Source information: A computed fold for a 458-nucleotide part of an RNA from a soil metagenome, annotated as small-subunit ribosomal RNA, 3' major domain.
Context: one part of a larger RNA
C1' cells in the first nucleotide's frame, strides 16, 4: 500500500423482509455425472459447467468404432521425367470407396506443340498434444463507481496528498471546504426503439381529404415556473401547466484490473509429435446404450376446470429450387388442383386465453395423458437401430409435492397464443422475438448473500 476479520460507522442491490408464481414429489423432454460398450468422439465443472459449444446427429454432419480400400494423397505451389497412359464413355468385380479391361482430347500434312494424367522429388495433410508458450474473442466481479496521471507539496523511503472531510446524487453526480491545482479512462450526454404534437410526402394502406397508418424532418422536459427546505449552495419535498416529469420507459454501450477463468475443436499461431499413417476415401455402426444420481424444462394432478356448439379482437415476422388461395377427395394427417404473389397488393394465417349457450358434479372421473397394439400420411437414395404427423384402440404414474431452493417491484410477475432462425424432414417442451389478458406486495434494513466509502486490528 493492499487483502482479510463471527471489528466499528455510513450506504446500496428482488440481498432479506412483504407478496405472487414456481422448482424439490409424478410422467415425459433435454443436458450432465456414473455405469456399460468395439465405439458410446471432444470440450465446458461453485457462483461464472450441466435446453452450454449444437440457430436442427437417420446417411452427410462426425471429429468415435468395426470392416473394405488409397499413398504427391480429398486440397496448394514448384521442379524433373514419361509421353496418350488421363477426363469422358462402355463393361467386369464390389456394400460402397476402390481395383481391373476396352475405347480414347485439341492444333498440325508431318515433325512437333498444348492441356490433363502418370512416375519421381520438394512437399501437402493431422478436430494429434500443450489455452501453464500465444493472438483474437468471451465469461465474471459489474452498469458496480470506481481506476489513474502531470506538476506541486509532505515523507530517509515504500508512499501519501489530490480521491479524505460536511452535505447531496443512480453516479469520484454536483456544491462547500481543504497543500493542493489541473487532467485522462470510467459516470452522464451524444446513438437506436417507444410514449404526445406539428410540417411535408403518400400507394399497395385509411378513407372520400379533417383522420388511421407508413416514411422523412422537426418540436417538446430544462427542476424552466411557483411555494417550502437547505448554508445565499448543490439538492430534496409539494404544486401548476403538460401526452410525458425530475434519469419518462426500454436498448446499445462494460473503466484500471481479477480469476495462469474459458476456448489450440470457429479461426490464427510458437513449440512438440504422426508421415503406405495420428493423413485421406467408403460401407455399416456409434454420438440415441441404462441398475442409478443431479440440472434445466414441458404436461398434469382438475369445476377460477374438462368437453361440445356459436361469436370477437393482435403485433412482429417469413415467402421464387419459395409461400401457396378458391374448389374437389379424405374422419384426419394429407392428396389433387392450380389462381395470386419477388409481396403495406397475394399467401403462410381461423390467433389463443376471452364472451354466450349447453353438458359433466368431485369420482383416479367426460381429470390427466405416459405406455403399448393396429392402420395410415409426409420428407428423404434410405425412417430397423434412430424422424415427424394422423386415425382407432389402450389408458400408467399423478389427489399441490420433505429438508431445501428459484424468479419477479408494473404493462412487471403470472397466464395466453403467435412468428422467425437453423432446417429435405425433425425428436423445438429449446432459443431469439412479438403482441393479448393482466395482478399482489414492499416506503422497513435487525438478520442471510454480494458490493461501495471511511476507519480500526493483523
Nucleotide at each position: 500500500u493492499g487483502a482479510c476479520g463471527g471489528g466499528g460507522g455510513c450506504c446500496c442491490g428482488c440481498a432479506c423482509a412483504a407478496g405472487c408464481a414456481g422448482c424439490g414429489g409424478a410422467g415425459c423432454g433435454u443436458g450432465u455425472g456414473g455405469u456399460u460398450u468395439a465405439a458410446u468422439u471432444c470440450g465446458a465443472c461453485g457462483c461464472a459447467a450441466c435446453g452450454c459449444g449444437c440457430a436442427g446427429a437417420a446417411c452427410c454432419u462426425u471429429a468415435c468404432c468395426a470392416g473394405g480400400g488409397c499413398u504427391u494423397g480429398a486440397c496448394a505451389u514448384g521442379c524433373g521425367g514419361u509421353g496418350u497412359u488421363c477426363a469422358g464413355u462402355g463393361g467386369g468385380u464390389g456394400a460402397a470407396a476402390g481395383c481391373c479391361c476396352a475405347u480414347g482430347g485439341c492444333c498440325g500434312c508431318a515433325a512437333g506443340g498444348c492441356g490433363a494424367a502418370c512416375c519421381g522429388c520438394a512437399c501437402a495433410g493431422a478436430u494429434g498434444c500443450u489455452g501453464c508458450a500465444u493472438g483474437g474473442c468471451u465469461g465474471u466481479c459489474g452498469u458496480c463507481a470506481g481506476c489513474u496521471c502531470g506538476u506541486g507539496u509532505c515523507g530517509u523511503g515504500a508512499g501519501a496528498u489530490g480521491u479524505u472531510g460536511g452535505g447531496u446524487u443512480a453516479a469520484g453526480u454536483c456544491c462547500c471546504g481543504c497543500a493542493a491545482c489541473g487532467a485522462g479512462c470510467g459516470c452522464a450526454a451524444c446513438c437506436c426503439c417507444u410514449g404526445u404534437g406539428a410540417g411535408c410526402a403518400g400507394u399497395u394502406g385509411c378513407a372520400c381529404g379533417u383522420u388511421u397508418c407508413u416514411g422523412c424532418u422537426c418540436a417538446g422536459a430544462c427542476u424552466g415556473c411557483c411555494g417550502c427546505u437547505g448554508u445565499u449552495a448543490a439538492u430534496g419535498c409539494g404544486g401548476a401547466g403538460g401526452a410525458a416529469g425530475g434519469c419518462g420507459g426500454g436498448g446499445a454501450u462494460g473503466a484500471c484490473g481479477u480469476c495462469a477463468a474459458g476456448u489450440c475443436a470457429g479461426c490464427a499461431u510458437g513449440g512438440c509429435u504422426c508421415u503406405u499413417a495420428c493423413g485421406c476415401c467408403c460401407u455399416g455402426g456409434g454420438c440415441g446404450a441404462c441398475a442409478c444420481a443431479c440440472a434445466c424444462g414441458c404436461u398434469a394432478c382438475a369445476a377460477u376446470g374438462g368437453c361440445c356448439g356459436g361469436g370477437a379482437c393482435a403485433g412482429a415476422g417469413g415467402g421464387u429450387u419459395g409461400c401457396c388461395a378458391a374448389c374437389c377427395c379424405g374422419c384426419g394427417a394429407g392428396g389433387g388442383g392450380g389462381a395470386g404473389c419477388c409481396a403495406a397488393u397475394c399467401c403462410c394465417a381461423c390467433a389463443a386465453a376471452c364472451c354466450c349457450g349447453g353438458u359433466c358434479u368431485c369420482a383416479g372421473u367426460u381429470c390427466a395423458g405416459a405406455u403399448u397394439g393396429g392402420g395410415g400420411g409426409c420428407u428423404g437414395c434410405a425412417a430397423c437401430c434412430c424422424g415427424c404427423c394422423c386415425c382407432c384402440a389402450u389408458g400408467a404414474a399423478g389427489g399441490u409435492g420433505g429438508a431445501g431452493u428459484u424468479g419477479c417491484u408494473a404493462g412487471u410477475a403470472a397466464c395466453c397464443g403467435u412468428g422467425g432462425g437453423u432446417c429435405a424432414g425433425c425428436c423445438a417442451u429449446a432459443c431469439c422475438g412479438c403482441g393479448g389478458u393482466g395482478a399482489a406486495u414492499g416506503u422497513g434494513u435487525u438478520c442471510c448473500c454480494g458490493g461501495g466509502c471511511c476507519u480500526u486490528g493483523u

Its Rfam family is "Bacterial small subunit ribosomal RNA".